[in-house]
Context: one part of a larger RNA
Molecule: small-subunit ribosomal RNA, 5' domain
Organism: uncultured bacterium
RNA sequence: GAAUGAACGCUGGCGGCGUGCCUAACACAUGCAAGUCGAACGCGAAAACCCGCAAGGGCCAGUAGAGUGGCGCACGGGUGAGUAAUACAUAAGAAUCUGCCCUUUUGUGAAGAAUACCCUUGAGAAAUCAAGGUUAAUACUGCAUAAGUCGGGAAACCGAGAAAGGUGGCCUCUAGCUACCGCAGAAGGAAGAGCUUGUGUCCUAUCAGCUAGUUGGUGGGGUAAAGGCCUACCAAGGCGAAGACGGGUAGUCGGCCUGAGAGGGUGUACGACCACAAUGGGACUGAGACACGGCCCAUACUCCUACGGGAGGCAGCAGUGGGGAAUAUUGCACAAUGGGCGCAAGCCUGAUGCAGCGACGCCGCGUGGAGGAAGAAGGUCUUCGGAUUGUAAACUCCUGUUGAGUGGGAACAAAGACGGCUGGUUAAUACCCAGUUGGGAUGACGGUACCACUCGAGGAAGCACCGGCAAACUUCGUGCCAGCAGCCGCGGUAAUACGAAGGGUGCGAGCGUUAUUC
Numbered sequence: 001g002a003a004u005g006a007a008c009g010c011u012g013g014c015g016g017c018g019u020g021c022c023u024a025a026c027a028c029a030u031g032c033a034a035g036u037c038g039a040a041c042g043c044g045a046a047a048a049c050c051c052g053c054a055a056g057g058g059c060c061a062g063u064a065g066a067g068u069g070g071c072g073c074a075c076g077g078g079u080g081a082g083u084a085a086u087a088c089a090u091a092a093g094a095a096u097c098u099g100c101c102c103u104u105u106u107g108u109g110a111a112g113a114a115u116a117c118c119c120u121u122g123a124g125a126a127a128u129c130a131a132g133g134u135u136a137a138u139a140c141u142g143c144a145u146a147a148g149u150c151g152g153g154a155a156a157c158c159g160a161g162a163a164a165g166g167u168g169g170c171c172u173c174u175a176g177c178u179a180c181c182g183c184a185g186a187a188g189g190a191a192g193a194g195c196u197u198g199u200g201u202c203c204u205a206u207c208a209g210c211u212a213g214u215u216g217g218u219g220g221g222g223u224a225a226a227g228g229c230c231u232a233c234c235a236a237g238g239c240g241a242a243g244a245c246g247g248g249u250a251g252u253c254g255g256c257c258u259g260a261g262a263g264g265g266u267g268u269a270c271g272a273c274c275a276c277a278a279u280g281g282g283a284c285u286g287a288g289a290c291a292c293g294g295c296c297c298a299u300a301c302u303c304c305u306a307c308g309g310g311a312g313g314c315a316g317c318a319g320u321g322g323g324g325a326a327u328a329u330u331g332c333a334c335a336a337u338g339g340g341c342g343c344a345a346g347c348c349u350g351a352u353g354c355a356g357c358g359a360c361g362c363c364g365c366g367u368g369g370a371g372g373a374a375g376a377a378g379g380u381c382u383u384c385g386g387a388u389u390g391u392a393a394a395c396u397c398c399u400g401u402u403g404a405g406u407g408g409g410a411a412c413a414a415a416g417a418c419g420g421c422u423g424g425u426u427a428a429u430a431c432c433c434a435g436u437u438g439g440g441a442u443g444a445c446g447g448u449a450c451c452a453c454u455c456g457a458g459g460a461a462g463c464a465c466c467g468g469c470a471a472a473c474u475u476c477g478u479g480c481c482a483g484c485a486g487c488c489g490c491g492g493u494a495a496u497a498c499g500a501a502g503g504g505u506g507c508g509a510g511c512g513u514u515a516u517u518c
Base pairs, nucleotide, nucleotide: 001518002517003516004515006514007513008512009511010510013365014364015363016362017361018360019358020357021323026321027320028319030318031317032316035071036070037069040068041067043065049058050057051056078276079275080274088200089199090198091197092196093195096193097192098191101189102188103187104186105185106184107183108182109143111141112140118133119132120131121130122129123128149160150159151158152157165181166180167179168178169177170176202248203247204246209239210238211237214236215235216234217233218232219231220230221229251273252272253271254270255266256265257264258263278299279298280297281296282295301312302311303310304309329355331354332353333352337351338349339348340347341346368398369397370396371395378389379388380387381386402459403455404454405453406452407451408450418438419437420436421435422434423433424432462507463506464505465504466503467488468487469486473502474501475500476499477498483490484489
């Protein structure tokens, strides 16, 4: 000098864009953060209102609702504890899997037994549970079929193994046709994931030897898959001063800071990968997890309890306590982008888009402009002549950035949906799909940005320094005291170095100090 996720002191007008628990991976009140589908399925209210003397009925409504089932919950979001290599970066590789998506192709037949919901009992304080009865499905189970697939085989051939329907339209009228959405098998793709290898990747030798599933082989098991991954047997190997083993520290990278570069430092925000979800362990489901807002066990802690037993996990977004020098709102909206589900309408989304707070950073703007010498008054210094503050002020003429007020007022939103036309499909001018075209709806931010008018210099400057380094000097006070100080060093009666004043220098909504890096 440059830099920072900074903090502290003094000061503080505005805007834009960023950014904000670096400490206790400490504990958490409360709310929200993952649902959706009635075009898979059976069931199915109530209030209000209407009719009725009433009983009851209608409507609400096959709605709300819970349940079965499907898909999602493995994404998105957080954190950096652990990890020095099951990580990461880069370059290769072979023994693999892949839901949804795309392309191609072959099918989608005929049956059956249950069960939740519900009803009736019962247990319990609760959480919840048990027994009996009834019912449906794209839930479950056989059977049939098998182009291709898999297994055996040299081949012929033999063997194994699948599925589910729904909605719209038409109709020859109860069984079909058709469009779309599905379901099953197979092949390929895309994208994703698992595995292996080479190289690179901090300090320590006051850590020098380490290792028995250890190193290799054979048989077997296991996995989606190679493999001591596991197991039985056999052999005695394997690693190591090019640092094994041990100890310490640490998420890694793209990047970021600095530097002419080489290098050094660093890993906040953004992006990629990894790891973790109170602590430790485990599997289940599933295409995918050994699963943050799933399950089981153990432990610590907190809460409820009728003492028998139960409930919980903010390193999601806000927020609270605590720790700390220190780090924000219990905000608005799904309008946009993206995601989940759904044919769709749509629903959900603390992702995201926005707003709020903080000079925390960067950038921009302003605090007025021009004229104005009797060089006013006052202050300070003085050799008492004057000098300086100083065109500075006053005063005159303007301007209106900003501010205040009034009025107008956005872009971000055109897709989807809907209508017309054309083409495809089809028996069909239905339905559906594709293209084209038309006009309309939808805005959290926000009455914000922006624009116009009115007012009026009015509301807006500080901080550090002035001995040398290093730009900037005098007077007074003090008297090795009080104090200063980054280094050299100042202060013991004339201190440009302490304190104050005047003046000056530097930067400026900031300026200094501290910490850290180059």